[in-house]
RNA sequence: CACUCAUCAAGAGCGAGUGAGAGAACCGGCUCAUAGAUCUCGCGGCAACCCCCGAACGUUCUGGGACGGUGCUAAGUCCGGCAGAGUGGAAACUCUGGCAGAUGAGCG
Numbered sequence: 001c002a003c004u005c006a007u008c009a010a011g012a013g014c015g016a017g018u019g020a021g022a023g024a025a026c027c028g029g030c031u032c033a034u035a036g037a038u039c040u041c042g043c044g045g046c047a048a049c050c051c052c053c054g055a056a057c058g059u060u061c062u063g064g065g066a067c068g069g070u071g072c073u074a075a076g077u078c079c080g081g082c083a084g085a086g087u088g089g090a091a092a093c094u095c096u097g098g099c100a101g102a103u104g105a106g107c108g
Stems, first nucleotide, its partner, number of pairs: 001108001003106006013043005021032003026081004044073003048070003051065003054061002077100001082097006
């Protein structure tokens, strides 16, 4: 990097540096942002997966843990843009799925 599988409505801050945009790509919204966002580092924290314990029993948990490996630490993956269904006079709204993305595990 590619592929496969699973999950994505919850959770979690300070300090220092940086200095203008940022929120995956593109577009439309809507938020955050010089009262310093974002990004990087340090120390914390969270608990998504691996892991440990427990229960269950052939594969699960809606239970507990946080030494270790990754990860995460504004907003439902911030919302939508593709399809289907429902409500509605319509505009819209809701639900389901898909595409894409993120994370983990496995494998080449």